[in-house]
RNA sequence: UUAGAGUUUGAUCCUGGCUCAGGAUGAACGCUAGCGGGAGGCUUAACACAUGCAAGUCGAGGGGCAGCACGAUGUAGCAAUACGUUGGUGGCGACCGGCGCACGGGUGAGUAACACGUAUGCAACCUACCCUGUACAGGGGGAUAACCCGGAGAAAUUCGGACUAAUACCGCAUAAUGAUAUUUGAGGGCAUCCUUAGAUAUUUAAAGCUUCGGUGGUACGGGAUGGGCAUGCGGAACAUUAGCUAGUUGGCAGGGUAAUGGCCUACCAAGGCAAUGAUGUUUAGGGGACCUGAGAGGGUGAUCCCCCACACUGGUACUGAGACACGGACCAGACUCCUACGGGAGGCAGCAGUGAGGAAUAUUGGUCAAUGGGCGGAAGCCUGAACCAGCCAUCCCGCGUGCAGGUAGACGGCCCUAUGGGUUGUAAACUGCUUUUCCAGGGGGCGAAACUUUCCGAUGUAUCGGGAUUUGACGGUACCCUGGGAAUAAGCAUCGGCUAACUCCGUGCCAGCAGCCGCGGUAAUACGGAGGAUGCGAGCGUUAUCCGGAUUUAUUGGGUUUAAAGGGUGCGUAGGCGGAUCGAUAAGUCAGUGGUGAAACCCUGCAGCUUAACUGUAGACUUGCCGUUGAUACUGUUGGUCUUGAGUGUGGUCAAGGUAGGCGGAAUGUGUAAUGUAGCGGUGAAAUGCUUAGAUAUUACACAGAACAUCGAUUGCGAAGGCAGCUUACUGGGCCAUUACUGACGCUGAUGCACGAAAGCGUGGGGAUCGAACAGGAUUAGAUACCCUGGUAGUCCACGCCGUAAACGAUGUUCACUAGGUGUUGAGGGUAUUGACCCCUUCAGUGCCGAAGCUAACGCAUUAAGUGAACCGCCUGGGGAGUACGGUCACAAGAUUAAAACUCAAAGGAAUUGACGGGGGCCCGCACAAGCGGUGGAGCAUGUGGUUUAAUUCGAUGCAACGCGAAGAACCUUACCUGGACUUGACAUCCCGGGAACCUCCUGGAAACAGGAGAGUGCCCUUCGGGGAGCCCGGAGACAGGUGCUGCAUGGCUGUCGUCAGCUCGUGUCGUGAGAUGUUGGGUUAAGUCCCGCAACGAGCGCAACCCUUGUCUUUAAUUGCCAUCAUUCAGUUGGGCACUUUAAAGAGACUGCCGGCGUUAAACCGGAGGAAGGUGGGGAUGACGUCAAGUCCUCAUGGCCUUUAUGUCCAGGGCUACACACGUGCUACAAUGGGUGGUACAAAGAGCAGCCAACUCGCGAGAGUGAGCAAAUCUCAAAAAGCCAUCCUCAGUUCGGAUUGGAGUCUGCAACUCGACUCCAUGAAGUCGGAAUCGCUAGUAAUCGCGGAUCAGCAUGCCGCGGUGAAUACGUUCCCGGGCCUUGCACACACCGCCCGUCAAG
Repeated sequence: UUAGAGUUUGAUCCUGGCUCAGGAUGAACGCUAGCGGGAGGCUUAACACAUGCAAGUCGAGGGGCAGCACGAUGUAGCAAUACGUUGGUGGCGACCGGCGCACGGGUGAGUAACACGUAUGCAACCUACCCUGUACAGGGGGAUAACCCGGAGAAAUUCGGACUAAUACCGCAUAAUGAUAUUUGAGGGCAUCCUUAGAUAUUUAAAGCUUCGGUGGUACGGGAUGGGCAUGCGGAACAUUAGCUAGUUGGCAGGGUAAUGGCCUACCAAGGCAAUGAUGUUUAGGGGACCUGAGAGGGUGAUCCCCCACACUGGUACUGAGACACGGACCAGACUCCUACGGGAGGCAGCAGUGAGGAAUAUUGGUCAAUGGGCGGAAGCCUGAACCAGCCAUCCCGCGUGCAGGUAGACGGCCCUAUGGGUUGUAAACUGCUUUUCCAGGGGGCGAAACUUUCCGAUGUAUCGGGAUUUGACGGUACCCUGGGAAUAAGCAUCGGCUAACUCCGUGCCAGCAGCCGCGGUAAUACGGAGGAUGCGAGCGUUAUCCGGAUUUAUUGGGUUUAAAGGGUGCGUAGGCGGAUCGAUAAGUCAGUGGUGAAACCCUGCAGCUUAACUGUAGACUUGCCGUUGAUACUGUUGGUCUUGAGUGUGGUCAAGGUAGGCGGAAUGUGUAAUGUAGCGGUGAAAUGCUUAGAUAUUACACAGAACAUCGAUUGCGAAGGCAGCUUACUGGGCCAUUACUGACGCUGAUGCACGAAAGCGUGGGGAUCGAACAGGAUUAGAUACCCUGGUAGUCCACGCCGUAAACGAUGUUCACUAGGUGUUGAGGGUAUUGACCCCUUCAGUGCCGAAGCUAACGCAUUAAGUGAACCGCCUGGGGAGUACGGUCACAAGAUUAAAACUCAAAGGAAUUGACGGGGGCCCGCACAAGCGGUGGAGCAUGUGGUUUAAUUCGAUGCAACGCGAAGAACCUUACCUGGACUUGACAUCCCGGGAACCUCCUGGAAACAGGAGAGUGCCCUUCGGGGAGCCCGGAGACAGGUGCUGCAUGGCUGUCGUCAGCUCGUGUCGUGAGAUGUUGGGUUAAGUCCCGCAACGAGCGCAACCCUUGUCUUUAAUUGCCAUCAUUCAGUUGGGCACUUUAAAGAGACUGCCGGCGUUAAACCGGAGGAAGGUGGGGAUGACGUCAAGUCCUCAUGGCCUUUAUGUCCAGGGCUACACACGUGCUACAAUGGGUGGUACAAAGAGCAGCCAACUCGCGAGAGUGAGCAAAUCUCAAAAAGCCAUCCUCAGUUCGGAUUGGAGUCUGCAACUCGACUCCAUGAAGUCGGAAUCGCUAGUAAUCGCGGAUCAGCAUGCCGCGGUGAAUACGUUCCCGGGCCUUGCACACACCGCCCGUCAAG
């Protein structure tokens, strides 16, 4: 000292990318801004530069004297003073000379290099000033600048003449222990050699000044400092850069240098470098360090320090100790400037500053006070080095903008479920306190130590020590004191998740947001605003870049069957790795020690600024390199030995191993001949094709080419590709046994070499079959396909190319180890045996199943995907793309090597649950089939669409809208339209005033309404004044109202799958998990019904049952019901009775209970008995989890929005009833199983007082009149109809059918014109059984017949009920539709109405 999160899916695990949270910056931009301290500040154009400054100094080297000052002196003047002369003095411009200018300062262009870093070496070198040592300094000479004179030129500058000095320059002398050359001895070493002691020869020096103290000079040693050269190691990219090199590599000789060296030259040799990456190209100053990181690493090279390189660009040297020289020279070039056009001048990458570029980076400041540098003996001078100040929130650090109390929890704002509450919020106000900061005034440092001058002391006489004196740019500083007064001081970003922080309004896929996922289409915590909150805070956000997270390049620390990834296979070079044992060595390795690893930085301790940042000081660290001493296990090297790895020998054995040759039969095709006659062939069905010129078929013979049935197999062989008739020759290999031989000879293997299916290519053969291309026929919307008939290349052989495949076990090679079981191939051993088999066992192959282990899972599992070792290949998100370009190879086709721009947030693996399949299995349903009757054609009714209209109100739209909401639109209803009216309103609550309410009448008007007249006073309390309740009128405002919108904001209700048999849970178990199990399986059922089995055991919602009704019986009861017996009547009418029927209450009854069979000793099923009823007896009610954003805001309720003299309310009239048309649902028919007429039977269930209405009378009738009964087992509606009996009609548009129309009526109602029903008379349409298609129904069902009810004043062919008559058919589950269970595939999950590919068109 190691943190994760979001995002692929319906969900899961994994792989994998993208994104975020952190830190950092020489930053920039936006908003904002009180102060101080410490840092930093052109990253771009090494672009161009105006102006000023940045290197001078020495008179104690020299000649001198331009300017200044002083002195002396002259002239003028009374003087002040002015003008001269004078180097005499202080000093000193210019000049000669010395030293410096090679430092300091800037920049990073170049440079991939001994440039840098580090460690060594120089026996191959230099070093001014400084220190130290030895010695010396004698004597001469000739010039030259300045100054003066003259000339040229615009200028810069320059030329000529003359004079002169030196510490300038040149000889001579002296001289070594100096240098060079030769050589001798000794010692040493590292190859050339070095050191030391000599010998010989050659050669070289100096300068003065002086205050006499010194200072300077010359030669030669030594030291110090600074440099030069050489070498090892280290750090960029690209191999789509693989070969580079002639001074190149080395040698000899010479030159050159301070010095080595091809550094240079001549000659000689042919070398040198390179896969451990030469050469080339691109990029780049290097390091200490800085940022990040747990570290290893990755990124960077600003400020500070070291080194290098450069100074407008390129080149060159000069001077000098040192330069090939930033503010020196020369040449060339570009650019700028001056010019009299002849010629000249310049170099900010020094400090400021300007322009330009750019997102972007400061003052043309002060001072030499300190530190440092140059010169000088010194004073001192110079110093844009430096120290300071200015500007900038650019960064780091610190401080402040108050503190305490204070609830009426104020006002205001915002929100809400809103008489009220919450929040802003102790926040404010208010009270008290403090004064950092601020303002004013006052005081006031450190940095200063010195040098110098002077005094004293000490000694080593030139220094040291002490005292005094002197020096501050910053600086109106820091700091301190006094006074004043909360006074002068808060913003920015965010608030969907990641990620701390939520509400309202606006907007309505618009405007916009966005780092990723993603928000926005009318209720947006995601946009914009507000309130509130959160985070940080003089800052906060954004952008850019780097590291981190990312174990996402994996040394630490990844992978490669299926996710990206094992090379097609082998041989083998370099390389990597390598058996046992004994020695030696000490390279690696380990330990001790020495040197170095600059300082700064980082870390730790201490210290100084009030603290911190910052700074000082000390320590630690610096993981490295070099030397030295030791250790020797392991690795290496080297020497011996060994046999187990590897190989060889010997003896057997095995096989579709390979190459070449020979042979064989079957089949196919063709040819010839024959027999024979009409088709053959082909397909789902056909056609093209062949065939009377004789096919197909059959027989015989002949020929051709290719392939080798059976055996044959999860068989065998081979490195892989691959290999199959038989046989011969040649040849490779494996295995087993044996243990004779060699003695590690081994494994892997980049580059390389070889082999390498099919197709394809070249040349030459061959050509039977099959058969790309092609042709024809079909199929089809089309069919450049699938199917059919033909058919070329090819398929075959020889030789040569190609070099790829799903070349797959999608699994590299080698070695070792790690439970078993069971097949099979080859070889061997043991036991026993005559032998074989069986049995046991050892090797080598080849399969299956499985333990541990591994794996994301699937799975693998001694033939590993387990555990280890060695080596190689390969991978790093998807697409673009295995593509482009370049290279290589190839005859070509093409192969190989192999990117980027751009684009997406995924792409992917395995497994899970569903849904789906023109997948499979099992099963069900009027699903089909078998039947019966309909619809679709006609007329009419009704609903819908469409159209029309002022309006034709609205909704419902596949099944599951369409005789639906509507169980009933003439007004009303009514929501629509036109017109007329009202505005606190037709309706609710509250307040005030008046009046009871209510009723009657008149006028206008279509009415609503407007205006007017009259009548009238109740109830409760009362103190008699009045008050209250209810109702009406008038007034004010809060509010009412809305069938206005949103069923995609909702509740409730409903439809549908579906009365289908399913849907789940708890615990346990299995799985990393989603999930599974249970619920699957074997039977069975109408049923997840029941039984059995089972890692499941139980449970819930559904099923069934319980409920209603119907079918049988019993008991109880007996009016209005019933009537067997008795009496009576027209009549159960009455008496009587309650047996029967019936009614309505309670019970019984049916449970696979009994028998037989079958079945797993089960559940169940089949048959039977009994029974009114038999296996759910019939019918109903009852609808699991859920699906369809299904339907309904116009039943009701309700959020939000909208409206408020109108989208509300009232009224009249109209409309919802329209009508070229289309569809749905029905009614009536088309007739004789019928129609008409007459007669005559038998129901059930209902309804009735504003009602049902008997009987009677009238009317042809609908009805009317009159009038009993009945609030109903009593009365009424009420006649049931089909049926039965009889009769007419006799197959026709009719005695069928009744539409339509004319006339006359009835009833309801304020009112039947738009727009009711019914009656009578007359009229008498279409229609003769209905195309494609389609619906219902399985028994008291279909069909057929009538009856009743709700709604309702009136108005059903609809709806809801009731009974009467009463069939046919079901072999069966192949198919259509729907559904259930299991299983399988899947790239679907909005779930097949899915997903998705290509073309075309447009942009």
This is a predicted structure of a 1403-nucleotide RNA (small-subunit ribosomal RNA) from an uncultured bacterium. The prediction has a mean pLDDT of 84. The sequence is in RNAcentral, with records from ENA and SILVA.